[in-house]
RNA sequence: GAUGAUUUAGCUCAAUGGUUAGAGCAGUACGCUUAUACCGUACAGGUUGAAGGUUCAAGUCCGUCAGUCAUCA
Numbered sequence: 001g002a003u004g005a006u007u008u009a010g011c012u013c014a015a016u017g018g019u020u021a022g023a024g025c026a027g028u029a030c031g032c033u034u035a036u037a038c039c040g041u042a043c044a045g046g047u048u049g050a051a052g053g054u055u056c057a058a059g060u061c062c063g064u065c066a067g068u069c070a071u072c073a
Base pairs, nucleotide, nucleotide: 001072002071003070004069005068006067007066010025011024012023013022018056027043028042029041030040031039049065050064052062053061
C1' cells in the first nucleotide's frame, strides 16, 4: 500500500429495517446467615466508534473517516 472482518452497558455477547436496544458476568440496595460466602428479589448502568446519506421509520442498508484484527504485497 491492497483486500477482508470487526466496533452495541464496566467485561463477554445478542437484537428479521418497525413500536421502551436486551442477556450473562461484574456493581449497588434489601432479604437470607451469628457472620462471610452461596442463593433470592429489586435497582442502576447505552450519544449502538464519528459525522453524513437513503427511508414514513436505521444498531441494522449505503458511502466517507477513525480504532482493532487477519491475509497478501
The RNA shown here (transfer RNA) has 73 nucleotides and comes from Sediminibacterium sp. NCBI's taxonomy places the organism under Bacteria, Bacteroidota, Chitinophagia, Chitinophagaceae, Sediminibacterium. The sequence is in RNAcentral, with records from ENA. Rfam family: tRNA. About the family: Transfer RNA (tRNA) molecules are approximately 80 nucleotides in length.